[in-house]
Context: one part of a larger RNA
RNA sequence: GCCGGCUAGUUACUCUCGGCGGCAAGGUUAAGCAUUUUGCGGAGCCGCAGCGAAAGCGAGUCUGAACAGGGCGUCAGAGUCGUCGGGAGUAGACGCGAAGCGGGAUGAUCUACCCUUGGCCAGGGUGAAAUCAGUGUAACAGCUGAUGGAGGCCCGAACCGGUGUUGGUUGAAAACAGCUCGGAUGAGCUGAGGGUAGGGGUGAAAGGCUAAUCAAACUGGGAAAUAGCUCGUACUCUCCGAAAUGUUUUUUGGAACAGCCUCGGUGUUGAGUAUUACAGAGGUAGAGCUACCGAUUGGGCUAGGGGGCUUCACCGCCUACCAAACCCAGACGAACUCCGAAUACUGUAAUAUAUAACCGGGAGUGAGCCCAUGGGUGCUAAGGUCCGUGGGCGAGAGGGGAACAACCCAGACCAUCAGCUAAGGUCCCAAAAUUUACGCUAAGUUGAUAAAACGAGGUGCGACUGCAUAGACAGCUAGGAUGUUUGCUUGGAAGCAGCCAUUCAUUUAAAGAGUGCGUAACAGCUCACUAGUCGAGCGGUCGUGCGUGGAUAAUAAUCGGGCAUUAAGCGUAAUACCGAAGCUGUGGGAUCGAAAGAUCGGUAGGAGAGCAUUCCUGCGGCGCAGAAGGUGUGGCGUGAGCCAUGCUGGAGCUUCAGGAAGAGAAAAUGUAGGC
Numbered sequence: 001g002c003c004g005g006c007u008a009g010u011u012a013c014u015c016u017c018g019g020c021g022g023c024a025a026g027g028u029u030a031a032g033c034a035u036u037u038u039g040c041g042g043a044g045c046c047g048c049a050g051c052g053a054a055a056g057c058g059a060g061u062c063u064g065a066a067c068a069g070g071g072c073g074u075c076a077g078a079g080u081c082g083u084c085g086g087g088a089g090u091a092g093a094c095g096c097g098a099a100g101c102g103g104g105a106u107g108a109u110c111u112a113c114c115c116u117u118g119g120c121c122a123g124g125g126u127g128a129a130a131u132c133a134g135u136g137u138a139a140c141a142g143c144u145g146a147u148g149g150a151g152g153c154c155c156g157a158a159c160c161g162g163u164g165u166u167g168g169u170u171g172a173a174a175a176c177a178g179c180u181c182g183g184a185u186g187a188g189c190u191g192a193g194g195g196u197a198g199g200g201g202u203g204a205a206a207g208g209c210u211a212a213u214c215a216a217a218c219u220g221g222g223a224a225a226u227a228g229c230u231c232g233u234a235c236u237c238u239c240c241g242a243a244a245u246g247u248u249u250u251u252u253g254g255a256a257c258a259g260c261c262u263c264g265g266u267g268u269u270g271a272g273u274a275u276u277a278c279a280g281a282g283g284u285a286g287a288g289c290u291a292c293c294g295a296u297u298g299g300g301c302u303a304g305g306g307g308g309c310u311u312c313a314c315c316g317c318c319u320a321c322c323a324a325a326c327c328c329a330g331a332c333g334a335a336c337u338c339c340g341a342a343u344a345c346u347g348u349a350a351u352a353u354a355u356a357a358c359c360g361g362g363a364g365u366g367a368g369c370c371c372a373u374g375g376g377u378g379c380u381a382a383g384g385u386c387c388g389u390g391g392g393c394g395a396g397a398g399g400g401g402a403a404c405a406a407c408c409c410a411g412a413c414c415a416u417c418a419g420c421u422a423a424g425g426u427c428c429c430a431a432a433a434u435u436u437a438c439g440c441u442a443a444g445u446u447g448a449u450a451a452a453a454c455g456a457g458g459u460g461c462g463a464c465u466g467c468a469u470a471g472a473c474a475g476c477u478a479g480g481a482u483g484u485u486u487g488c489u490u491g492g493a494a495g496c497a498g499c500c501a502u503u504c505a506u507u508u509a510a511a512g513a514g515u516g517c518g519u520a521a522c523a524g525c526u527c528a529c530u531a532g533u534c535g536a537g538c539g540g541u542c543g544u545g546c547g548u549g550g551a552u553a554a555u556a557a558u559c560g561g562g563c564a565u566u567a568a569g570c571g572u573a574a575u576a577c578c579g580a581a582g583c584u585g586u587g588g589g590a591u592c593g594a595a596a597g598a599u600c601g602g603u604a605g606g607a608g609a610g611c612a613u614u615c616c617u618g619c620g621g622c623g624c625a626g627a628a629g630g631u632g633u634g635g636c637g638u639g640a641g642c643c644a645u646g647c648u649g650g651a652g653c654u655u656c657a658g659g660a661a662g663a664g665a666a667a668a669u670g671u672a673g674g675c
Base pairs, nucleotide, nucleotide: 001675002674003673005671006670011091012090013089014088015087016086017085018084019083020082021081022080023079026046027045028044032040033039034038050057051056060072061071062070063069094232095231097229101222104219106217112196113195114194115193116192117191118190119189120188121186123155124154125153126151130147131146132145133144134143135142159183160182161181164179165178166177167176198214200210201209202208235610236609237608238607239606240605245258246257247256248255249254259365260364261362262361263360264359265358266357268271272353273352274351275350276349277348278347279346280345286339287337288336293333294332297329298328299327300326302323304322305321306319307318308317309316368393369392370391371390372389373388374387375386376385377384398409399408400407413588414587415586416585418584419583420582424578425577426576427562428561429560433575435574436573437572438571439570440569446564447563454549455548458546459545460544461543462542463541464540465539466538467537475533476532477531478530479529481506482505483504487499488498512527516525517524589600590599591598592597611664613661614660615659616658617657618656620654621653622652629648630647631646632645633644634643635642636641
């Protein structure tokens, strides 16, 4: 892992609601007894009366001084016993699961420390004190040599340990092996016997050790501890079908009550819902503000202040300083409003439809999420967060969107090799137009999409405007002069460093006291301007369509792909077709309904109807001419399942009507067995 077994809402009592049955203002017995599957037994319990804390009183009573008021009652009539079912309570109470807690025992053959008594430590090195001798001293001291053999001394086996590393890691081993390393006369190692026991011991102290167990050992019992937590909870079909909200909570992943679902009942004066009309209350969106409050820009006017001037001082004057009030113009506000919608809300009426409300039984939910929209918060950040409104997912399949809970279309009772459509599509992958008409794009832009400020003689369209056959625009040929090198400045300044100017005048077809390059300054080149040549359009501004740059991401790219350029891209218009579980046709089923007809997606959950298993009772039936079981085949039923039959098997099985449950397995890291 697989297989076939086992495996989870039970039972007792009490309460409550419902179905069925008995009796009924009554109903019923319990223990027990007996002539024992029946009878006796009326103690007791429930109901028939309530009110009061109670004494108590009683259709009333309590409060109270009250014959007041008020509270609860009286009117009505239905109960009770049994049985089955839904639910609750008390019990282990659907099953399995803690870590733990308290009391009683058992442990120091492991290990910690201690006590008693024994044992063990190859070999080598170093050479303390002391002693002796010599020397030395007044005597000591000292010095030298020998002897000596100290030490938690040195090196290193046994022994004890466990430093580093390699292997091992379902090991050879639930701590080992190899190499390496520490101690090795000591606080050393070790044998035997004994002691200390669980909030206790022991500990050169690591929360270490206390029998492979230690921040409190192990063992049986309390005990099925408790588990607001996790997991699991077994056959079928039918009808309806939620919630993720509010309030409170030592409460926030749990509850209580309400809300929303379901089943039964009641039953009206039609309350529910939608549309339309009419009538309302309102202060949002918007707008406005010399209509208030607050904030606010420019100007004017002008208190007050600052600065300057003047004066001996006072007075006074000026001010592109600040600035109240006022005036003109502009403009802001969730907590501003002179104003003020649309919706929504309330009422009345009509029409349409068929819900709504109340009482009672049973729930589940109380983590929500996305999209659109009105807002708060945040960064007008978030697949963020918090509210309101709507839709969806949740609990919704089907078609589209390449793929993709939520987006677009559309709500799946079943069957069908029939038809029409929606969104979206129609070159190929791939069903349907290489459709029609007119434009645009040249960037593969694009082809259902991530992009801005800003830049640019890309290109289409429109508007306005200037010049032009008296010849424009572009090109070419020629001119572009003189006073004058204007004046100032300067070393120089001559159109062209800079400053000034009445930037003037003359000759001209035209020519600036000069547009740019250039020189040290000149020179030189050029432009404006003019003529000639040429011969028809040439410029400017604004708006708009499509395109262009801006444009950088990590394994190989790509529109889903192939690929596509008067398109298979973009825009406008049109026709046809494809396309879903939508709609229609045909056949069938179920629910509701008198019918016509309508309805039948579904998680939690409510309600209903059934199938199967084991046993029991009753009436039957089958079976050695082959029961159950096993294994095939065929058929029936929406399904759980059922029927027939071949082979196997070899002795029991069972319809129907009822009854009772150890009554259905795929999951619980389920449990035992087999493979």
Model confidence (mean pLDDT): 86 of 100.
Large-subunit ribosomal RNA, domain II from a hot springs metagenome, 675 nucleotides, folded computationally.
It matches the Rfam family "Bacterial large subunit ribosomal RNA".